[in-house]
RNA sequence: CGUUGAGCCUCGGGGUGCCUGCAAAGGCUGAGAUGCAUGAUGCGAACCCGUUGAACCUGACCCGGUUAACACCGGCGGAGGGAAGGUAUCGGACACACGC
Repeated sequence: CGUUGAGCCUCGGGGUGCCUGCAAAGGCUGAGAUGCAUGAUGCGAACCCGUUGAACCUGACCCGGUUAACACCGGCGGAGGGAAGGUAUCGGACACACGC
């Protein structure tokens, strides 16, 4: 000195659970618990996230708390993985960080 952020475009990643109940159905937490076809799984919708990456996965049939019960909360986690480009738009600088 510049970049960072937001918007927009295109592309991509991800999860869709748990409990009670004979069932119907109901309840819980969330941004999101969905529809169809299936033996697995696949294709959509909505939602979230895309390297400044806790969206999401592994660890994990983990540990502690909570609860009627699990999901849920916290730890684990300065652990390991994990999907990006553009822009003629807005803005704005301080800082961390990155590049020169």
Model confidence (mean pLDDT): 75 of 100. A computed fold for a 100-nucleotide RNA from Primorskyibacter flagellatus, annotated as TPP riboswitch aptamer (THI element). The model forms 96% of the base pairs in the Rfam consensus. The sequence is in RNAcentral, with records from Rfam and Ribocentre. Its Rfam family is "TPP riboswitch aptamer (THI element)". Its family is annotated with thiamine pyrophosphate binding in the Gene Ontology. From the family's description: Vitamin B(1) in its active form thiamin pyrophosphate (TPP) is an essential coenzyme that is synthesised by coupling of pyrimidine and thiazole moieties in bacteria. The previously detected thiamin-regulatory element, thi box was extended, resulting in a new, highly conserved RNA secondary structure, the THI element, which is widely distributed in eubacteria and also occurs in some archaea. Analysis of operon structures identified a large number of new candidate thiamin-regulated genes, mostly transporters, in various prokaryotic organisms. The THI element is a riboswitch that directly binds to TPP to regulate gene expression through a variety of mechanisms in archaea, bacteria and eukaryotes. through a variety of mechanisms in archaea, bacteria and eukaryotes.